[in-house]
RNA sequence: GCACCUGUAACUCAAUCCGGAAGAGUGCCGGUCUUCGAAACCGGUGGUUGCACGUUCGAGUCGUGCCGGGUGCG
Numbered sequence: 001g002c003a004c005c006u007g008u009a010a011c012u013c014a015a016u017c018c019g020g021a022a023g024a025g026u027g028c029c030g031g032u033c034u035u036c037g038a039a040a041c042c043g044g045u046g047g048u049u050g051c052a053c054g055u056u057c058g059a060g061u062c063g064u065g066c067c068g069g070g071u072g073c074g
Stems, first nucleotide, its partner, number of pairs: 001073007010026004020057001027045006050066005
């Protein structure tokens, strides 16, 4: 340099090939329980879906460019 894969919550990942408006577990905070903790249970907390533009009534999902990570080739 070229090709392919990939980027979503603080972390790990969903959201199907086929666009309908973002969720789980962990974490963190509070509560119940306990002599106090831990565990367990209950509630709460969290996002410009890497950035920009485009298509569309509607984009995490489609298109283009850029940026980061990975793999292969040279």

About this RNA
The RNA shown here (transfer RNA) has 74 nucleotides and comes from a Capsulimonadales bacterium. NCBI's taxonomy places the organism under Bacteria, Bacillati, Armatimonadota, Armatimonadia, Capsulimonadales. It matches the Rfam family "tRNA". It is annotated as a transfer RNA.